Two RNAs folded together computationally: RNase P RNA and transfer RNA, 498 nucleotides in total.
RNA sequence: GGAGCCGGCCAGGCGACCGCGCCGCGCACGUCGCGGUGAGGAAAGUCCGGACUCCUCAGGGCAGGAUGCUGGGUAACGCCCAGGCGUGGCGACACGCGGAAAGCGCAACAGAGAGCAGACCGCCGGCGUCGUCGAACCUCCGCGCCGCGCUGCGCCGCGGAGGGGAGACGUCGGUGAGGGUGAAACGGUGAGGUAAGAGCUCACCAGCACGGCGGGUGACCGCCGUGGCUCGGCAAGCCCCAUCCGGAGCAAGGCCAAGCAGGGACGCGGGUGGCCCGCCCACGGUCGGAUCGCGUGCGAGACGACCACGUCCCAGGUAGGCCGCACGAGGCGUCGGGAGACCGGCGUCCCAGAGAGAUGGUCGCCACCCGCGGCCGGGCGACCAGCCGCGGGGACAGGAUCCGGCUUACGCGCCGACUCCUCCC
RNA sequence: GCUGGAGUAGCUCAGUCGGUAGAGCAAUCGCCUCGUAAGCGAUAGGUCAGGGGUUCGAGUCCCCUCUCCAGCU
Numbered sequence: 001g002g003a004g005c006c007g008g009c010c011a012g013g014c015g016a017c018c019g020c021g022c023c024g025c026g027c028a029c030g031u032c033g034c035g036g037u038g039a040g041g042a043a044a045g046u047c048c049g050g051a052c053u054c055c056u057c058a059g060g061g062c063a064g065g066a067u068g069c070u071g072g073g074u075a076a077c078g079c080c081c082a083g084g085c086g087u088g089g090c091g092a093c094a095c096g097c098g099g100a101a102a103g104c105g106c107a108a109c110a111g112a113g114a115g116c117a118g119a120c121c122g123c124c125g126g127c128g129u130c131g132u133c134g135a136a137c138c139u140c141c142g143c144g145c146c147g148c149g150c151u152g153c154g155c156c157g158c159g160g161a162g163g164g165g166a167g168a169c170g171u172c173g174g175u176g177a178g179g180g181u182g183a184a185a186c187g188g189u190g191a192g193g194u195a196a197g198a199g200c201u202c203a204c205c206a207g208c209a210c211g212g213c214g215g216g217u218g219a220c221c222g223c224c225g226u227g228g229c230u231c232g233g234c235a236a237g238c239c240c241c242a243u244c245c246g247g248a249g250c251a252a253g254g255c256c257a258a259g260c261a262g263g264g265a266c267g268c269g270g271g272u273g274g275c276c277c278g279c280c281c282a283c284g285g286u287c288g289g290a291u292c293g294c295g296u297g298c299g300a301g302a303c304g305a306c307c308a309c310g311u312c313c314c315a316g317g318u319a320g321g322c323c324g325c326a327c328g329a330g331g332c333g334u335c336g337g338g339a340g341a342c343c344g345g346c347g348u349c350c351c352a353g354a355g356a357g358a359u360g361g362u363c364g365c366c367a368c369c370c371g372c373g374g375c376c377g378g379g380c381g382a383c384c385a386g387c388c389g390c391g392g393g394g395a396c397a398g399g400a401u402c403c404g405g406c407u408u409a410c411g412c413g414c415c416g417a418c419u420c421c422u423c424c425c
Numbered sequence: 426g427c428u429g430g431a432g433u434a435g436c437u438c439a440g441u442c443g444g445u446a447g448a449g450c451a452a453u454c455g456c457c458u459c460g461u462a463a464g465c466g467a468u469a470g471g472u473c474a475g476g477g478g479u480u481c482g483a484g485u486c487c488c489c490u491c492u493c494c495a496g497c498u
Stems, first nucleotide, its partner, number of pairs: 001421004006416004010411001012366007020038007040396001044407002047405005052249004059277004064245005069083005084097005098240002103238002105234002120179002122175009137163008146154003187205006206230001208227008253323004262314006269281003284307005291300004330349008368393008377384002426497007435450004444481001452468005474490005
């Protein structure tokens, strides 16, 4: 100097003019004066977790959903920190994370064979036939058939000649080392052994199981011994295990004012996702009353009417004002603890609360960055810095109950740590 | 604010179980016909909305982004 990787910060400043929202004070009580204050790191996506509010169960269970190495942080989380193991990368770093001997399922095509499988080519052995009176194989010539780029070439078969020098074919058995197929093939290297091979045996290595020792809170790490030799992959397939989850959501939910018009059905119905249990509310009251019973003045009683309660359906009215509405798991500074996330102490500050929805418009100057041109300084060098002029640039983008995160979008940039490459001394 | 559904050839749509992408219409060519339509046959046409991941392999399974549609409030 270049390339890369990780983390943090910033999101321009000043002035003038005009125009806005909220809060407080004053006031001539209108929207007038003064003071204070007024968007984001993502305010976004609505992906997670909560606070808060309401619902008599939120208590239990099924179904369903989510998370998934270990330890910590936090109000909580699927987030953050630290560590462990694995994968990728030369590296800084990045990404991933329960269980495959609980069970079921999947793996096309190829291949003999894809889970405790399997024989295609090969290798070995037995038997039979041919063969030193010449096998396999190679070359040349001729014939026949087929194909093609067609008076020639090629495949296959037969015959002949030469070379060649011991096999060839069939069948039965053994084999799983070698070759082949595949993304993946039932440990690897070497030696012995065998008819040929194979962990068949041995040495070393990897892995697994069991036992033991040490380190660590733990995930795990290291070491020793024994051993059968080796008992795949996919769970972002179903599933199993552990942990967690009541439901809705500020258009939640309250208060006030105003206004209308009620009607019907059901009640072993209803109760904030589905189902069950539990729990709660209702299942009632009055009048009339055919009829019945008996101890003759009591009880029961279909049906009808009215009232009350609950649910559902239809119809009508209202959609106005206020609260919720911002003092918070808050911000800033500092000290202490901690590897860190973060926690604690002290001090200080109040930093939007709109309600069709405010912070904007114009101008000027400055700062920043890029390009071009010029000037000039430092250094042994590689290289670095400054000044002037002109031109250009400034992204993604704005609350609506509020916080903690994740994800996505984005540049005028700045700071720091680290890795690799190149150059100079 | 809450909750669902879609995106595949020029158009309309299938593709569920993860095995290498289809049908109809349209287009082109041929056959048939005196000619056209119909009919028959053939051909071509695809970054499966985009990106990342799991797997040997993804239209399909997981995550994120974009566009469109619908319902409640």
It holds a member of the Rfam family "Bacterial RNase P class A". Rfam links the family to the GO terms ribonuclease P activity, dimeric ribonuclease P complex and tRNA processing. Model confidence (mean pLDDT): 75 of 100.